This is a predicted structure of a 752-nucleotide part of an RNA (large-subunit ribosomal RNA, domain II) from a candidate division WWE3 bacterium. The coordinates come from a structure-prediction model, not an experiment, and the mean pLDDT is 80. The RNAcentral record of the full RNA draws on SILVA.
[in-house]
Context: one part of a larger RNA
RNA sequence: GCCAGCGAGUUAAUGGUACGUGCAAGCUUAAGCGAUUCAGUCGUGGAAGCGUAGGGAAACCAAGUCUUAACCGGCGCAAGUACGUGCUAUUAGACCCGAAGCCAAGUGAUCUAACCAUGGGCAGGGUGAAGUCCGUCGAAAGGCGGAUGGAGGCCCGAACCGGUGUAUGUGGAAAAAUGCUCGGAUGACCUGUGGUUAGGACUAAAACGGUAAUCGAACUUGGCGAUAGCUGGUUCUCCCCGAAAUAUAUGUAGGUAUAGCCUUGAUCUUAUAUGGACUGUGAGGUAGAGAUACUGAAAAGAGAUUGGGCGCUUUGCGUACCAACUCUUACCAAACUCCGAAUGCGCAGUCCUUUUGAUCAGGAGUCAGUUCUAGGGAGCAAGUUCCUAGCGCGAAAGGGAAAGAUCCCAGACCAUCAGCUAAGGUCCCUAAUCUUUCCGCCCUCGGGCGGGCCCUCGCCUUGUGCGAGAGGUGCUUAGUGAGAAAGGCAGUGAAAUUGUUUAGACAGCUAGGAGGUUAGCUUAGAAGCAGCAAUCCUUUAAAGAAAGCGUAACAGCUCACUAGUUAAACGAUUUUGCGCCUAAAAUUUAACGGGACUCAAGCAAAGAACCGACGCUAUGGUUUUGUUGUUCCUUCGGGAGCAGCAGAAGGUAGGGGAGCAUUGAUGUCGUGUCGAAUUAAAACCUCGACAACAUGGCAGUGAAGAUAGACUCGCGAGAGCUAUUGGAGCGGCAUCAAGAGAGAAUGCUGGC
Numbered sequence: 001g002c003c004a005g006c007g008a009g010u011u012a013a014u015g016g017u018a019c020g021u022g023c024a025a026g027c028u029u030a031a032g033c034g035a036u037u038c039a040g041u042c043g044u045g046g047a048a049g050c051g052u053a054g055g056g057a058a059a060c061c062a063a064g065u066c067u068u069a070a071c072c073g074g075c076g077c078a079a080g081u082a083c084g085u086g087c088u089a090u091u092a093g094a095c096c097c098g099a100a101g102c103c104a105a106g107u108g109a110u111c112u113a114a115c116c117a118u119g120g121g122c123a124g125g126g127u128g129a130a131g132u133c134c135g136u137c138g139a140a141a142g143g144c145g146g147a148u149g150g151a152g153g154c155c156c157g158a159a160c161c162g163g164u165g166u167a168u169g170u171g172g173a174a175a176a177a178u179g180c181u182c183g184g185a186u187g188a189c190c191u192g193u194g195g196u197u198a199g200g201a202c203u204a205a206a207a208c209g210g211u212a213a214u215c216g217a218a219c220u221u222g223g224c225g226a227u228a229g230c231u232g233g234u235u236c237u238c239c240c241c242g243a244a245a246u247a248u249a250u251g252u253a254g255g256u257a258u259a260g261c262c263u264u265g266a267u268c269u270u271a272u273a274u275g276g277a278c279u280g281u282g283a284g285g286u287a288g289a290g291a292u293a294c295u296g297a298a299a300a301g302a303g304a305u306u307g308g309g310c311g312c313u314u315u316g317c318g319u320a321c322c323a324a325c326u327c328u329u330a331c332c333a334a335a336c337u338c339c340g341a342a343u344g345c346g347c348a349g350u351c352c353u354u355u356u357g358a359u360c361a362g363g364a365g366u367c368a369g370u371u372c373u374a375g376g377g378a379g380c381a382a383g384u385u386c387c388u389a390g391c392g393c394g395a396a397a398g399g400g401a402a403a404g405a406u407c408c409c410a411g412a413c414c415a416u417c418a419g420c421u422a423a424g425g426u427c428c429c430u431a432a433u434c435u436u437u438c439c440g441c442c443c444u445c446g447g448g449c450g451g452g453c454c455c456u457c458g459c460c461u462u463g464u465g466c467g468a469g470a471g472g473u474g475c476u477u478a479g480u481g482a483g484a485a486a487g488g489c490a491g492u493g494a495a496a497u498u499g500u501u502u503a504g505a506c507a508g509c510u511a512g513g514a515g516g517u518u519a520g521c522u523u524a525g526a527a528g529c530a531g532c533a534a535u536c537c538u539u540u541a542a543a544g545a546a547a548g549c550g551u552a553a554c555a556g557c558u559c560a561c562u563a564g565u566u567a568a569a570c571g572a573u574u575u576u577g578c579g580c581c582u583a584a585a586a587u588u589u590a591a592c593g594g595g596a597c598u599c600a601a602g603c604a605a606a607g608a609a610c611c612g613a614c615g616c617u618a619u620g621g622u623u624u625u626g627u628u629g630u631u632c633c634u635u636c637g638g639g640a641g642c643a644g645c646a647g648a649a650g651g652u653a654g655g656g657g658a659g660c661a662u663u664g665a666u667g668u669c670g671u672g673u674c675g676a677a678u679u680a681a682a683a684c685c686u687c688g689a690c691a692a693c694a695u696g697g698c699a700g701u702g703a704a705g706a707u708a709g710a711c712u713c714g715c716g717a718g719a720g721c722u723a724u725u726g727g728a729g730c731g732g733c734a735u736c737a738a739g740a741g742a743g744a745a746u747g748c749u750g751g752c
Stems, first nucleotide, its partner, number of pairs: 001752006011092013026050003032044005054061002064075003095233002098230001102223006113197009122187001124156003127152001131148007160184003165180004199215001201211003236659006246259005260366002262363007275352008288339001289337002295333002299329005305324004309319004369393002372390007398409003413621004418617003424611003427595003433608004437452006453472002455469005460463001473604003481597001487581003491578010508565005514538003520532002544559001547558003622649012660741001662738008671691006693696001697730002705725005711720003
C1' cells in the first nucleotide's frame, strides 16, 4: 500500500414542545402488598403530583385585582392529565479517538554518580632530587669536584584507561561503531567482588550532568473515559426548501450569547397585501456648478485710504517693502454654498403579476469570506487595507475567454442520432462564410451613357424568363495584428486653411553674385564676417555696408538674390486614421492556443447567411405544489386513489418528508370453484357463497450462504427470478425493539 473484519449522537433522570392514545373538571398512581403459567404480567394500594382563580409586598379582595382621589394603565378571565413516540435542553465521560501535564502509592544504584569494605594490575627505556662517601679549599660556617644513591600528580612508550582531528558509516556490521591519528600511562591512576544513598529526592572536580538505550523532576499502577473554546474522523436511498461569513457584548478577537438571515408547524391574511411599472405629490443639499452669497485658501497687475517698516532737508515729505482696504484678470475647498440634478426614499392613484406577509411555537447553521463594476477613506504602491451599493463565486453544472472559483452568455427533474438561438465564432486543427465587382464609349474630369454581374420587388408562359427599382470599399507592409510610456518620425491615407506656378514655379545644372568701399569708430591689424554704432547710394537681370566656412589681416569657398536651360506641378500650417523607433534575462521558439495568414485568415465600415449551450421549442416520461372533477374508506375531524388544468423540481452548512437493508422479539400463514366489486380488458387486492383434504408458510424432490446473468420489478437504497455450487436450516405479512449501514480518523486486528 491493497483486501477482509471491527470502528463514532448512546443510555438514565428531569424539563420544554409537537404528534398519537385513554379518561376528562378532573387525570394519574409511587413504594409496598397479594396472585400467577416462575415470567413480566394481573390485581390491590389515593400517600402524593398536576389541574380546577387570579391580583397584590402584604393586609385583603375576587372574575377580577393592583396602582390612583378617579380615569388611563399593568397582570388575569371557558381544559386538563397520564402514558407512548419524535425533536431538543440540563445533569451525567454524553458523538468517537488524541495531549503535554497534576496527585497518590509503590518498584528501581546488575547502567551510571559518589562513598564504604576487601582484593588485583601497571613491558621496556630515559632523567638522576635529597641523603651518604671520597678528594680539595677554608679558622669555621660551608663551597667546589667525583662517586654512590634512586626521588618525582618527572620524560619516551606497550598492556590498561581515555576519546584530539579526520574519513567511513547514517533504513549502519553497531539505537554511538570502524580505520588512521591522538591524550594519560606510580597516580586526584585503572580495576574485580560485596555493600550504602532515590524521585522535589539522591549523586555530582557543576555539564541542569547521571539515577537501567527514559531526566529542567525516573519507572509502574491508580485517581482516569483528567481536561482539550484545538486538529482529525463520523457509515444506506429518494423527495421539498435553503443560509451566513453582519450588528451588539465579551480577559473577546479561529470561542460564545442575543439579534439578523434559513427551515418546520399552527393561526390570521386572498387584496387597497408583498412585489413591479407609470403618473402625481413631498422632504433633502450629494454629483455638478459658483465666487459682490458667506467662511476660508490663493496667483498676477493697478491704486495709494489706514497702520507698520525704510530713507530724508522731519508741523512733514518720499518710497509700494509688509498687513488691511479698493479695482481688474484668472482661480480653489470633505469639515464654503446664492444655487443644484440623476438615482434612491415617503405618501397617494391607476394598472400588471399571482402568493406572499404578520404573529406564536419547535429545530438550526452562520460570526476567517471573496472577485468584478461604481462611489469613497488610508497608502509611493500592492494579488494592500477599511467602508458603501449592486451582480456573482461561496453553495452553480453547461457554452465562450487556448487552459481558468470570481469576466461574458446562461440557472442542469429525466430521455431523444429533432429544431431555433445567446455570448462567441465561421482557412486547417475545429461545427459554421460570403458580398462590397467587371468591360466599353463620351467628357466641361464633377460625371454621364450602354452592357454584364450581385440584391430587392412584381408578373405568369415557372424559364439560367420578362419588367421595374435602389445601391454597389477603404486602410495597414509593421507579421503591426499577436504586450508598454514620456518623447521622437520628409512612413503612408483622409480632411481643412493658405501660398507659388506655362508671364515657366519647386529641385537639379550652367553663369553671375558687382562698384563707391579696406564705408565709420575701435584696434598692432579689423578689408562683408573680434567688437561698437549706423545699415546708405550707384551699375544692374540680380547682388546684404552681408547668412555661414575661412585668414594674423587680406585672399579664398558658399549663401541670399538674378538670368539661362529643363519642364509641370511645387510649398507652408492645422486636425485626424493606420503604422515606425523608444523595446535588454535567465532550460526551449515561449508576448496569435498551434499551423499558417498580406486586394488577409489583419484593422475600420456595411450587408446577407450559417455554426453555436444542460438556454428556448418539439415529443415522451417522473416527482411535487395549487386547483377542478370523481371514486372508496371514515372514529365525520378527515384520509386514500384516479383523471384534467396551471405552476415548480442547481444546491454547501442546515431544517423538513418518505423509504430500503441488517439483527432480534411477538403474533400469524393452506388449496380449489363460482359470484360481486375493480379494470379499457385482464391480473392482483377486497367481499360473499360452496367443495374436498383434514388444520395449514418453504425445505435432502435441497435451507442459509457463494458464483454468474445481456432477465423482471422499483427513481433509488434494493427486491425477485434463472443456472451452477453448497449441504441444513430458512422465509412472507403485521407490529415492536435496536450493539442498525464505512473509504478515509498518520484508525484497530488479521492476511498478502